Model confidence (mean pLDDT): 76 of 100.
This is a predicted structure of a 265-nucleotide RNA (Bacterial large signal recognition particle RNA) from a Syntrophomonadaceae bacterium.
It was read from a public genome assembly, where an Rfam model found it.
Taxonomically the source falls in Syntrophomonadaceae (Bacteria, Bacillati, Bacillota, Clostridia).
């Protein structure tokens, strides 16, 4: 060299986390890479680091070393970008309020703005007169078997007679009470009145009259002060993501090397 057989070694790796420490089951990434029992408040072991058992390949594309590339993974930071969550009231926007200005829009004004005089009314008090609602009187008409009045038929009493009493029914009248409907008389209220009268005030406000002669208002918009709300913006603190930066662990795969033993040809 070639062939055969056999060992050593392989039959997945890795991050994180758990661990005194190492693997494992579990979870994540790549990958396709035996089988069985064990196993997360864990199971096995001791730096030689699963443990027990059985099967495949098997000295090389497959094993061991070193570089390289690098899916991922975690750890800090962060000038940055999203999200969420507390917090604070305002610097500074925003949102709302009063008050002010009068630039603009409107309104309104020589059929006189607004002032300035003088009257008067809205305003109070007092004193009237009325409407209204209520009561109550007045007027009618009913209304007492008897305990209201008047007259009292019949009939009772007294009386010898003349004559008297005393009264019941009718009859009139009237008291409580009852009912009418309009007017007229008193009271008594007030969400009452284009009223009167006298005083009073005239700060607000309407209104006639006289002078003067152009502005007035503050509805909207705009500005300024003050206060007021935290939904946004703002700020200060925390949580996720995501992007960058460093640090670290690394699988696949790439490239080089190294590496047995026995026969036999």
């Nucleotide at each position: 060299c070639c062939g055969u057989g056999c060992u050593a070694a392989a039959c997945g790796g890795g991050g994180a986390g758990g661990u005194a420490g190492c693997g494992g089951u579990g979870c994540c990434c790549u990958g396709a890479a035996c089988c069985u029992g064990c196993a997360a408040a864990c199971c096995g072991c001791u730096a030689u680091a699963g443990c027990a058992g059985g099967g495949u390949u098997g000295a090389a594309u497959u094993c061991c070393u070193g570089c390289c590339c690098g899916a991922g993974g975690u750890u800090u930071a962060u000038a940055u970008u999203c999200u969420u969550u507390a917090g604070g009231g305002u610097c500074u926007g925003a949102c709302c309020c009063c008050g002010g200005u009068a630039a603009g829009u409107g309104g309104u004004g020589a059929u006189g703005a607004g002032g300035a005089u003088u009257g008067g009314g809205u305003c109070c008090u007092g004193u009237g007169c009325g409407a209204c609602g209520u009561a109550a009187g007045c007027u009618c008409a009913u209304g007492a078997a008897c305990c209201c009045c008047g007259u009292c038929a019949g009939g009772u009493c007294c009386g010898g007679a003349a004559g008297g009493a005393a009264g019941c029914a009718g009859c009139g009248g009237u008291a409580a009470g009852u009912g009418a409907a309009u007017c007229c008389u008193u009271g008594c209220g007030g969400g009452u009145g284009c009223c009167g009268c006298a005083g009073g005030g005239c700060u607000a406000c309407c209104u006639g009259g006289u002078c003067c002669g152009a502005g007035c208002u503050a509805a909207c918009u705009a500005c300024c002060u003050g206060g007021g709300u935290a939904a946004c913006g703002c700020c200060u603190g925390g949580g996720g993501a995501a992007g960058u930066a460093a640090a670290u662990c690394g699988a696949c795969g790439g490239c080089a090397g190294g590496u047995g033993c026995a026969c036999g040809g």
It matches the Rfam family "Bacterial large signal recognition particle RNA". On this family, see Rosenblad et al., Nucleic Acids Res 2003: "SRPDB: Signal Recognition Particle Database". It is annotated as a non-coding RNA gene.